Transfer RNA from a Candidatus Levyibacteriota bacterium, 72 nucleotides, folded computationally.
RNA sequence: GGCGCGGUGGCCAAGUGGUAAGGCGGCUGCCUGCAGAGCAGCUAUUCACCGGUUCGAAUCCGGUUCGCGCCU
Numbered sequence: 001g002g003c004g005c006g007g008u009g010g011c012c013a014a015g016u017g018g019u020a021a022g023g024c025g026g027c028u029g030c031c032u033g034c035a036g037a038g039c040a041g042c043u044a045u046u047c048a049c050c051g052g053u054u055c056g057a058a059u060c061c062g063g064u065u066c067g068c069g070c071c072u
Stems, first nucleotide, its partner, number of pairs: 001071007010024003018055001025043006048064005
């Protein structure tokens, strides 16, 4: 340099055009003499960044950037 895959909340991770699951963690409440466990609620409105297509983009297209792999 070329090709492929990937970047989603503090962490892991689904979703592949219409409202972003789940788990761990954290916070609040209930409960308890206290704590733990358990239960309930909250925790992404810039989904790496820029632009484009579309009525509508995490999702499609182009470019950039970072990581991993392969080739030279």
It was read from a public genome assembly. NCBI's taxonomy places the organism under Bacteria, Bacteria candidate phyla, Candidatus Levyibacteriota. It matches the Rfam family "tRNA".